This is a predicted structure of a 76-nucleotide RNA (transfer RNA) from a Candidatus Peribacteria bacterium. The prediction has a mean pLDDT of 80. RNAcentral holds the sequence, with entries from ENA.

[in-house]
RNA sequence: UGGGAUGUCGCCAAGUGGUAAGGCAACGGACUUUGACUCCGUCAUUACGAAGGUUCGAAUCCUUCCAUCCCAGCCA
Numbered sequence: 001u002g003g004g005a006u007g008u009c010g011c012c013a014a015g016u017g018g019u020a021a022g023g024c025a026a027c028g029g030a031c032u033u034u035g036a037c038u039c040c041g042u043c044a045u046u047a048c049g050a051a052g053g054u055u056c057g058a059a060u061c062c063u064u065c066c067a068u069c070c071c072a073g074c075c076a
Base pairs, nucleotide, nucleotide: 001072002071003070004069005068006067007066010024011023012022018056026042027041028040029039030038049065050064051063052062053061
């Protein structure tokens, strides 16, 4: 320098144009002599890397950029 992949709550992770699932963790409560387990609720009205564009409507499509990783090349 070129090509490719990835970026979504604290962590993992689904969703590929029409209200953003789920699990873990955390917090509150029930249960218990206490703790664990189990159950209920909350986390969530600003969780979609950033800025623009297209569209009635964008996490999703287009452009540029940023970060991480992989491959190739160049210089030393």